The prediction has a mean pLDDT of 88. A computed fold for a 350-nucleotide part of an RNA from an uncultured bacterium, annotated as small-subunit ribosomal RNA, central domain. The full RNA is in RNAcentral, with records from ENA. Its Rfam family is "Bacterial small subunit ribosomal RNA".

Context: one part of a larger RNA
RNA sequence: CUGGGCGUAAAGGGUGCGUAGGCGGCGAUUUGCGUCGAAUGUGAAAGCCAUGGGCUCAACCCAUGAAUUGCAUUCGAUACGGGAUUGCUUGAAUGUGGGAGAGGUUCGUGGAAUUUGUGGUGUAGCGGUAGAAUGCGUAGAUAUCACAAGGAACAUCAGAGGCGAAGGCGGCGAACUGGACCAUUAUUGACGCUGAGGCACGAAAGCGUGGGGAGCAAACAGGAUUAGAUACCCUGGUAGUCCACGCCCUAAACGAUGAAUACUAGAUGUCGGAGGUAUCGACUCCUUCGGUAUCGUAGCUAACGCGAUAAGUAUUCCGCCUGUGUAGUACGGCCGCAAGGUUGAAACAC
Repeated sequence: CUGGGCGUAAAGGGUGCGUAGGCGGCGAUUUGCGUCGAAUGUGAAAGCCAUGGGCUCAACCCAUGAAUUGCAUUCGAUACGGGAUUGCUUGAAUGUGGGAGAGGUUCGUGGAAUUUGUGGUGUAGCGGUAGAAUGCGUAGAUAUCACAAGGAACAUCAGAGGCGAAGGCGGCGAACUGGACCAUUAUUGACGCUGAGGCACGAAAGCGUGGGGAGCAAACAGGAUUAGAUACCCUGGUAGUCCACGCCCUAAACGAUGAAUACUAGAUGUCGGAGGUAUCGACUCCUUCGGUAUCGUAGCUAACGCGAUAAGUAUUCCGCCUGUGUAGUACGGCCGCAAGGUUGAAACAC
């Protein structure tokens, strides 16, 4: 290589859009490129292989055949694949009518709470812990009332609930805006699937510039604990957490499960629609489409488990794996302000 694999053993790219490429619905006509058949030529000889023969046998040698799986030309076949022409509607997309949603961006706004400040009441403690101490407090704290300031996050509703490609998204209102779903089958007529490179997005932490800073809190300081305690506990506390713009590009970025399509028992819950039944009406019940979740048949699996949201049965395309350590390291390239990221070995050892 062939082959075998990727939920947990090594292995699904963090996610999307999409270029090249690969693959591609139903019918008709045509072509005859692929494909298939036949013939001819060629495919040196020797060797290999088969049969027969010659040296007493064998090695060896001789003859004939086969093989040489290939290439070229000619003739033919036209199912399948390709090309050309033409048509179709079920794939795909659009239109029309609907309802759902923490989908995104921007602007505004609300109440509770924490903290701080000012003022009132009030007096000796408060705070904290397993117990303490550091700390705060007679310069009047803690508690309590009123007012003010400021920042961040949005209790209840809240759900195995919803939305989003993923990361992720939760007070309320408005503006702008993306997607999905259902019904209608009106329009286009295969316009599709996947996707190496590429481009875009990408939690937290971190970085740059300028703001902001209530609470929390790496670092740091102090108090404890301890043999020690560079920790766990306590009192403080700076970056940071927040905003704007620009970077970084990683994660147990997880369903540890790539995307798309088709097929293959059921049961139960729930979310969004539609139709029917019933009713005065709302429920209820039945059918159906789309999501989400639990159980489970066949089947699959090393087992655990998966089981129409497959890890079942198949097809297409992409990514990835090939003993362990060395090592996601070194070197080089590319990217980055840096931190570092990405690509990614070997010697050697077992």